A computed fold for a 72-nucleotide RNA from Candidatus Wolfebacteria bacterium RIFCSPLOWO2_01_FULL_38_11, annotated as transfer RNA. Rfam family: tRNA. The family's RNA type in Rfam is transfer RNA.

[in-house]
RNA sequence: GCCGCGGUAGCUCAGUGGUAGAGCGAAGGUCUGAAGAACCUUGCGUCGGGUGUUCGAUUCACCCCCGCGGCA
Numbered sequence: 001g002c003c004g005c006g007g008u009a010g011c012u013c014a015g016u017g018g019u020a021g022a023g024c025g026a027a028g029g030u031c032u033g034a035a036g037a038a039c040c041u042u043g044c045g046u047c048g049g050g051u052g053u054u055c056g057a058u059u060c061a062c063c064c065c066c067g068c069g070g071c072a
Base pairs, nucleotide, nucleotide: 001071002070003069004068005067006066007065010024011023012022013021018055025044026042027041028040029039030038048064049063050062051061052060
């Protein structure tokens, strides 16, 4: 340099056009002398950045950034 795959919550990952979810973790509460466990509550998010297509974009197109793999 070329090709492919990926980037979504603190972490691991779903979601493939109709304003985003799970598990773990975290925070608050009940309980306890205190803690742990248990139970209840809260997504805790510019969906890597930008432009475009569309009534509508995490999803489609293009450019850029980052990571991984392959070829040279």